[in-house]
Context: one part of a larger RNA
């Protein structure tokens, strides 16, 4: 070198389970003042369900009363018919009492009283409450009916007790139907998305600049800023005028600034409103008249994936302004917004239907969306899982590693200043260049069909920017002892309390108790105290299920080594 064999476990991002953490998509479980729905509960009505009454309400019937403008003897509700009515069966007048009033009167009722009293005639739209129908307002301690509420009595439905007889309760309870309240009891679901992981936050449709790289377009959780309108007194039409602002000079009160005059700049004012490109023949400013902020259409374009979107000569009809050419289909321009389906509204009247005074259905107009998650989910919707499940993701987070290297250490260069003087014995500001790859980030490449996480033990290994030992230089080095800086990795580099601690603080020791890397070395070596599952308490939050880099107790750590590796030891 080869081939056993007995060991060890560093590797094979070793095996085992299609990661339980994250995030995505998709069930489930749980909660509630999501949402909509429902057991239940509850109120009324109805059916079972019947008898008397009493109060009160309203309707009808009967009676019975009641009705004032102004003229006019007077309180004339209204329409007919009528030339007569009532009256010893008590008329006109008096006197009491009830009842209404508009305070003037009208009504009934009883006593006296003894024969009259009222109409047709004059006035007035209308003529007699003279007298009969029918009729309206308003009224009533008037009579009725069926009702309705409240109350009360009954007893035979019906329910209790009891073997029964009978007794208790009674039109109540129960039972069925209807509608209304309540209702996480139970159910079905909703609970957006972008995102330098995901949550918190923000954003989400338009409109203007800038990134945008001189055509158009053009991203970002780039950097600025508006809009969800306004205007009829027209801020629109057209006709006719007119120059704003700023500077300088003169100019009563008058001043940095009121009006007013000349002259110079020249687009700085102004433009409803952001911005931006316009704008003096002005699209600024003032006047006079008006309604083109018209109807039917529309050649041809712009711009767009589509659909929305934009400009638009022209013509026909009728207006407005101009003397006329002519100009008007809003405004300087670009924001000022929103599809469809239902349902509701006006119009029409073709169409069906069980021919109808209905309905639907067509056709035509127009109104109602923070449908703002603004190309709009299907009317209508929030939370929570550590009890959790499934299907994916290294398209995406935690650890580790890569890549940066702000952050952090460390090093030069510049010296401002400390250091009694003096920048450099030491220590070093404002800057400035660089290394490292040990912090704490950024990124999101490999890994989510799994690369096990802190700390400890246990074993190591490497580096040197040395902690001791060693050898030198400077010193603000007398000696010691220090304080800095070159060289230097041979060898060493501690025991304890307290905490799961790494760290730290504190004892006591040493020559000295180094600082790093090695998947923050090391769990197929060990532990499991911490953190990070399932149970509970607290404290906070939250209505609630439940959360909480907030506390606390308790909680399964599996592998028989194939290959390299390494340590043994046998043969050939």
């Nucleotide at each position: 070198c080869c081939u056993g064999c007995g060991g060890c476990u560093a590797g094979a991002c070793g095996g085992a389970a299609a990661g339980a953490c994250c995030c995505c998509g998709g069930g489930a479980g749980c909660u509630u003042u999501a949402c909509u729905g429902u057991a239940g509960c509850u109120u009324c009505c109805u059916a079972u369900u019947g008898u008397u009454u009493u109060a009160u309400c309203a309707u009808c019937u009967g009676g019975g009363a009641u009705g004032c403008g102004u003229a006019g003897c007077g309180u004339a509700g209204c329409g007919g018919g009528g030339a007569g009515g009532c009256u010893u069966u008590g008329a006109a007048g008096u006197c009491c009492c009830u009842c209404u009033u508009u305070c003037g009167g009208g009504a009934g009722g009883g006593a006296u009283g003894g024969a009259g009293c009222c109409g047709a005639c004059a006035a007035u739209g209308a003529a007699a409450c003279a007298c009969c129908c029918g009729u309206c307002u308003u009224c009533c301690a008037c009579a009725g009916a069926a009702g309705a509420u409240a109350g009360a009595a009954c007893u035979a439905a019906c329910c209790c007790c009891g073997a029964g007889a009978g007794g208790g309760g009674g039109a109540c309870a129960g039972u069925g139907g209807g509608a209304g309240g309540u209702g996480g009891u139970c159910a079905g679901u909703u609970u957006a998305a972008g995102u330098g992981g995901g949550g918190c936050g923000c954003u989400u449709g338009c409109c203007u600049c800038c990134u945008a790289a001189a055509a158009a377009g053009u991203a970002a959780c780039g950097g600025a800023g508006g809009c969800g309108u306004u205007u009829a007194u027209a801020a629109g039409g057209u006709c006719g005028g007119c120059u704003a602002u700023c500077c300088g000079c003169c100019g009563a009160u008058g001043g940095a600034a009121a009006u007013g005059g000349c002259g110079g700049a020249g687009g700085u004012c102004g433009u409803g409103u952001a911005a931006a490109g316009g704008c003096a023949c002005a699209a600024g400013c003032c006047g006079g008249c008006u309604u083109g902020a018209c109807u039917g259409c529309g050649a041809g374009a712009c711009g767009g994936a589509u659909a929305u979107g934009u400009c638009g000569a022209g013509c026909a009809g009728g207006u407005g302004g101009g003397a006329a050419a002519c100009c008007a289909g809003a405004a300087c321009u670009u924001a000022g917004u929103g599809a469809a389906c239902c349902g509701a509204c006006c119009c029409g009247u073709u169409u069906u239907u069980a021919c109808a005074g209905a309905a639907a259905a067509c056709g035509g107009g127009a109104a109602g969306a923070u449908c703002a998650u603004c190309a709009a989910c299907c009317a209508a919707a929030a939370g929570u899982u550590a009890c959790c499940c499934c299907g994916g993701g290294g398209a995406u987070a935690a650890c580790a590693g890569g890549c940066u290297g702000g952050u952090a250490g460390g090093g030069c260069c510049c010296g401002c200043g400390a250091g009694u003087c003096c920048a450099u014995a030491u220590c070093u500001a404002c800057g400035g260049c660089c290394c490292u790859g040990u912090u704490c980030g950024g990124c999101a490449c490999c890994u989510c069909g799994a690369u096990g996480u802190c700390g400890g033990c246990u074993c190591a290994u490497c580096a040197c920017a040395u902690c001791c030992u060693g050898g030198c230089g400077g010193u603000g080095g007398a000696g010691a002892a220090g304080c800095u800086g070159c060289c230097a990795a041979g060898g060493g580099u501690c025991u304890g309390a307290c905490u799961g601690u790494u760290c730290g603080u504190c004892a006591g020791u040493u020559a000295a108790a180094g600082u790093g890397g090695u998947a923050c070395g090391u769990g197929a070596g060990c532990u499991g105290g911490g953190u990070u599952c399932a149970a509970a308490c607290c404290g906070u939050c939250g209505u609630g299920a439940g959360a909480c880099a907030g506390g606390u107790u308790g909680g399964u750590c599996c592998c028989u080594a194939u290959c390299u590796a390494c340590c043994g030891u046998a043969g050939g």
Molecule: large-subunit ribosomal RNA, domain V
Organism: Candidatus Wildermuthbacteria bacterium